Small-subunit ribosomal RNA, central domain from an uncultured bacterium, 349 nucleotides, folded computationally.
Context: one part of a larger RNA
């Protein structure tokens, strides 16, 4: 470079915004780089191919022809395409009217539970396990009643329910704020899709500074178990878990399935809207947008997927190319560090 691929065999970037670039709706006009057709010039010879000729044949040598798929100039064509200007509304967006929601941020607030403290009642056990022991308790524990303090998480509702680009989001209230859906077709008039670099967001753990610390709990200590037990079980317990600010930038960051658009049987459940019908508490039909199950055609190595495609196509990006060595070494960039990212080779099977 070309081909074939990327749910599970190697392979979709963790997710978004967006630069360059690539690609791009309908109608008619003009022009013509691209595109197509003709002509002219050039495309050396040798080589290759075809028809002949010469060495006894062949290799070899040689005559003629064809070809040299290209380039340039020029004359035309204008469907596609490009440029330009005009018009349009289906793509995209805006306005009007509605709707749902754990979407995000800040402040406040509630009850249950847990632990601790104080006081009352009360007495010998409590706790824990397969069984025990470490542990707590006559300096009064456990249990129970009243009062107080603290931190963290929000039972029921709760649902293959909802929202968000992903990570993720769940008591209640207020304020600030993002997105989505339905409806109306009033407005703009292709303003679109994708997106190398870039920028931003990004669970948990970890790091820095300062707070906080109830419960839980790496490390650690002890008790058991065991041949041993650096474990599983038990009693304790520090970082951490929580908050603010700043870093880290990784995950089975998963639907192991990139984003966008169009097309291609149905059935059934559910969430949010709209419309219509009916004896209207409601039910039924229909139509958008989501979220599930089953399934036709088709696809698939099979499993399975199947209008939420892994079907049929197009546009753009990312990635793969036997196993190990290795997501390692070296170098670069980033980071306080831990490390991250980019990323080989020898050798070996």
């Nucleotide at each position: 470079c070309u081909g074939g691929g990327c749910g599970u065999a190697a392979a979709g970037g963790g997710c978004g915004c967006g630069u360059a670039g690539g690609c791009g709706g309908a109608u008619g006009g003009u022009a013509c780089a691209g595109u197509c057709a003709g002509a002219u010039g050039u495309g050396a010879a040798a080589u290759u191919c075809c028809c002949g000729g010469g060495c006894u044949c062949a290799a070899c040598c040689u005559g003629g022809g064809g070809g040299c798929u290209g380039c340039a100039u020029u004359u035309g064509a204008u469907a596609c395409g490009u440029a330009u200007g005009a018009u349009c509304u289906u793509g995209a967006g805006u306005g009007g009217g509605g709707a749902a929601g754990a979407g995000g941020g800040u402040c406040g607030u509630g009850g249950a539970a847990u632990u601790c403290c104080c006081a009352g009642u009360g007495u010998a056990g409590a706790g824990g396990u397969g069984a025990a022991a470490u542990u707590c308790g006559u300096a009064g524990a456990u249990a129970u009643u009243g009062g107080g303090a603290a931190g963290a998480a929000c039972a029921c509702c709760g649902g293959u329910g909802g929202c968000g680009a992903a990570g993720g989001c769940g008591g209640c209230g207020a304020c600030c704020u993002g997105g989505u859906c339905c409806u109306u077709u009033a407005c703009u008039g292709a303003c679109g899709c994708u997106g190398a670099g870039g920028c931003g967001c990004g669970a948990a753990a970890g790091c820095g500074u300062g707070g906080g610390g109830a419960g839980c709990a790496a490390a650690c200590a002890g008790g058991a178990u065991u041949a041993g037990a650096u474990a599983c079980c038990c009693u304790g317990g520090u970082a951490g878990u929580c908050c603010a600010c700043g870093c880290c930038g990784u995950a089975a960051a998963c639907g192991a399935u990139g984003u966008g658009u169009g097309c291609u049987a149905g059935a059934u459940g559910u969430u949010g809207g709209g419309c219509g019908a009916c004896c209207g508490u409601g039910u039924c039909g229909u139509u958008c947008a989501g979220u599930g199950u089953c399934g036709u055609a088709g696809c698939u190595a099979a499993c399975g997927c199947g209008u939420u495609a892994a079907g049929c196509a197009c546009a753009c990006c990312g990635c793969c190319u036997g196993g190990g060595g290795a997501g390692u070494a070296c170098g670069g960039c980033c980071g306080c560090a831990a490390g991250g990212u980019u990323a080989a080779a020898a050798c070996u099977c």
The full RNA is in RNAcentral, with records from ENA, Greengenes and SILVA.